[in-house]
RNA sequence: GCCCCAGUGGCUCAGUUGGUAGAGCGACUGAUUCGUAAUCAGUAGGUUGGGGGUCCGAUUCCCCCUUGGGGCU
Numbered sequence: 001g002c003c004c005c006a007g008u009g010g011c012u013c014a015g016u017u018g019g020u021a022g023a024g025c026g027a028c029u030g031a032u033u034c035g036u037a038a039u040c041a042g043u044a045g046g047u048u049g050g051g052g053g054u055c056c057g058a059u060u061c062c063c064c065c066u067u068g069g070g071g072c073u
Base pairs, nucleotide, nucleotide: 001072002071003070004069005068006067007066010025011024012023013022019056027043028042029041030040031039049065050064051063052062053061
């Protein structure tokens, strides 16, 4: 330099013929307990890496940039 893959709550990841973003773990609150853990119920937390384009509408499609991983020379 070229090619491929990935970037989504604190962490690990889902999420399609484009239609208003979810799970597990974690955090917090409550119940239970003499108390803790476990268990149960609930709550909060996301500019979907950044910018632009297409579209009535973009996490999803297109372009550029950026970060990480892999491959080739």
Molecule: transfer RNA
Organism: Candidatus Iainarchaeum sp.